[in-house]
């Protein structure tokens, strides 16, 4: 400097057991649907685009600005732009071995397809990726 292989850790649901391996199933862990009742609404507006079929009532299929989900990853002002911000500030959310201080970091990414509020039964779906902090006091197991 490289390549295997082990230990001890950190984000995160994303770990573990069965199987020579996989694949598969199980347990844990987590995420969506989905009643009463409760919320919401109650007048008018906003609610879609395109394409096909069709009994002209609607069906099928593609798209994302409308809405909704997973996650901390979100609000606001400013200046700039006018097709285009690797801007700035503030508020606020997360992380860095258990807890406080102190440093220092992070605020993405994706997925539903016009539709979904809470919700017991029920249904159904993921368990993957990416990494190495230790500055002081304090505390907790655990072993000699």
């Nucleotide at each position: 400097c490289g390549u295997c292989g082990g230990a001890c850790a950190c984000c995160c649901a994303a770990c573990u057991c069965a199987c020579g391996g996989c694949a598969u199933g199980g347990a844990g862990c987590g995420g969506g649907g989905g009643a009463c009742c409760c919320a919401g609404g109650u007048u008018c507006c906003u609610c879609g685009g395109c394409g096909c079929g069709c009994u002209c009532g609607c069906g099928c299929g593609c798209c994302u600005c409308g809405g909704g989900g997973u996650g901390a990853a979100g609000c606001c002002g400013c200046c700039a732009c006018u097709u285009c911000g690797c801007g700035c500030g503030g508020c606020c959310g997360g992380g860095c071995a258990c807890c406080u201080c102190a440093g220092c970091c992070c605020g993405a990414a994706c997925c539903c397809g016009a539709c979904a509020g809470c919700u017991g039964a029920c249904c159904u779906c993921g368990u993957a990726g990416g990494c190495g902090u230790g500055g002081a006091g304090g505390g907790u197991c655990u072993u000699u």